This is a predicted structure of a 74-nucleotide RNA (transfer RNA) from a marine sediment metagenome.

C1' cells in the first nucleotide's frame, strides 16, 4: 500500500443472504441431592449486536464512513 475474512452478554458461538420479542454451549449466582465436595437435575443471570452516519413503520441483518483483529500478496 493491495486484497480478503471476522467483530454479538465474562467467553466460546448460532442467527445475517431473505429486516420484525433474539437464542444456545460453559463460565457465575440460587436451590434441590449429598456427610462435606463432585456429578446430576431445576430456576436465575447481564445495558450484548466494534462506533458513527443513511434508508426503513421497525436494522444484528440493508448502504456508507471509520476503528480494530487476523490472513495473503507487494
Nucleotide at each position: 500500500c493491495c486484497g480478503g475474512a471476522c467483530c454479538u452478554a465474562g467467553u466460546c458461538u448460532a442467527g445475517c443472504c431473505c429486516g420484525g420479542u433474539u437464542a444456545g454451549g460453559c463460565a457465575g449466582c440460587g436451590g434441590a441431592c449429598u456427610g462435606u465436595a463432585g456429578a446430576u437435575c431445576c430456576g436465575c443471570c447481564a445495558u450484548a449486536c466494534g462506533c458513527c452516519g443513511g434508508u426503513u413503520c421497525g436494522a444484528a441483518u440493508c448502504c456508507g464512513g471509520c476503528g480494530g483483529u487476523c490472513c495473503g500478496g507487494a
The prediction has a mean pLDDT of 83. Rfam family: tRNA. Its family is annotated with triplet codon-amino acid adaptor activity in the Gene Ontology.